Overview:
A computed fold for a 263-nucleotide RNA from a Chloroflexota bacterium, annotated as Bacterial large signal recognition particle RNA. It is recorded under the gene name ffs. The RNAcentral record of the sequence draws on ENA. Its Rfam family is "Bacterial large signal recognition particle RNA". By type it is a non-coding RNA gene. The coordinates come from a structure-prediction model, not an experiment, and the mean pLDDT is 78.
RNA sequence: CCGUGCUAGGUGGGGAGAUAGCGGUGCCCUGUACCCGCAAUCCGCUACAGCGGGGCUGAAUUCCCCUUCGAGGGCCGGACUGCUGGCCUCCACCUGCGCCGCGCGGCGUUGAGGGCUGGGUCCUGCGCGGCAGAGAGCCACGAAUCCCGCCAGGUCCGGAAGGAAGCAACGGUAAGUGGUCACCUCUGAGCGCCGCAGGGGCGCCUGGCCUGAGCUGAUCGGCGCGGGCGCGCUUGCAAGCCGGGACGACGGGGGGUGCACGG
Numbered sequence: 001c002c003g004u005g006c007u008a009g010g011u012g013g014g015g016a017g018a019u020a021g022c023g024g025u026g027c028c029c030u031g032u033a034c035c036c037g038c039a040a041u042c043c044g045c046u047a048c049a050g051c052g053g054g055g056c057u058g059a060a061u062u063c064c065c066c067u068u069c070g071a072g073g074g075c076c077g078g079a080c081u082g083c084u085g086g087c088c089u090c091c092a093c094c095u096g097c098g099c100c101g102c103g104c105g106g107c108g109u110u111g112a113g114g115g116c117u118g119g120g121u122c123c124u125g126c127g128c129g130g131c132a133g134a135g136a137g138c139c140a141c142g143a144a145u146c147c148c149g150c151c152a153g154g155u156c157c158g159g160a161a162g163g164a165a166g167c168a169a170c171g172g173u174a175a176g177u178g179g180u181c182a183c184c185u186c187u188g189a190g191c192g193c194c195g196c197a198g199g200g201g202c203g204c205c206u207g208g209c210c211u212g213a214g215c216u217g218a219u220c221g222g223c224g225c226g227g228g229c230g231c232g233c234u235u236g237c238a239a240g241c242c243g244g245g246a247c248g249a250c251g252g253g254g255g256g257u258g259c260a261c262g263g
Base pairs, nucleotide, nucleotide: 001263002262003261004260005259006258009057010056011055012030013029014028015027020046021045022044023043024042034054035053036052037051038050063256064255065254066253067252068251072247075244076243077242078241081238082237083236085234086233087232091230093228094227095226096225097224098223099222100221101220104217105216106215107214113211114210115209116208117207118206119205120204121203122199123198124197125196126195127194128192129191131188132187133186134185135184137180138179139178140177141176147172148171149170155164156163157162
């Protein structure tokens, strides 16, 4: 150096999660690399870390170590975006009230404003009036009869003279129906440039007295006290981006590593 046989080892690996920790089953990423049994309300182990039983390969391009590249999932941080809530301290916008000020307008010695006092407006009651309704009154119509008057005809009494009752018509009226300006009575009510009394008194109007120079309106500016809200501040969640760090498959580079026999 070569051949034959055997052994160690290998026969996928990794991430997160779970676990006191390790590995497996499950999920995910790479990748193609045996079989059977156990296994997530778990299965088997104890820093040497799946357990049990078989098959194949076998000291090398295939095993072990170091290094490098780096798929991948997950951790931390940052700025931005979106969604969701909270807040008004800063900033910004909208808005209410009060106070002050400049200029402008109106009123003001034919008296601003203030003080005192009276009245009205307001409420209640009463009266008066009007309005509305009702009644009476007046007019008209209105009873075949059981309303009145007068009673043709006819009827009755009588010898006659003359009497009696009395229908219809006519006239008038009752109940009732219709109409009616005014006059009379009664009733009613968010009627009243009306009267009396009581009440009330913020505002407004007005009279008298006292004092004597301001009062008021809108805009603008300033201050204060609020209200709302987002181009503001902030909690949380989510995707991607940037940065960091740990792990890390496949791959690259380097190094290391048995035994026996024979030639």